This is a predicted structure of a 73-nucleotide RNA (transfer RNA) from an uncultured bacterium.
The sequence was found in a public genome assembly.
Model confidence (mean pLDDT): 81 of 100.
It matches the Rfam family "tRNA". It is annotated as a transfer RNA.
RNA sequence: GGGCGGUUAGCUCAAUUGGUAGAGCAACUCGUUUACACCGAGUAGGUUGCAGGUUCAAGUCCUGCACCGCCCA
Numbered sequence: 001g002g003g004c005g006g007u008u009a010g011c012u013c014a015a016u017u018g019g020u021a022g023a024g025c026a027a028c029u030c031g032u033u034u035a036c037a038c039c040g041a042g043u044a045g046g047u048u049g050c051a052g053g054u055u056c057a058a059g060u061c062c063u064g065c066a067c068c069g070c071c072c073a
Base pairs, nucleotide, nucleotide: 001072002071003070004069005068006067007066010025011024012023013022019056027043028042029041030040031039049065050064051063052062053061
């Protein structure tokens, strides 16, 4: 230098043909307990890596860039 894959909640990951951004764990609150833990119920947490484009509508499609991994030279 060229090719491929990845980037979404604190962590690990979903999101079908473009149509309400979700789960588990973690955190917090309440219940339970003498208390802690377990368990049950609930709450909060998101600039979907960055910047543009297409579209009524983009995590998803297109372009550029950044970072991580693999392959080729």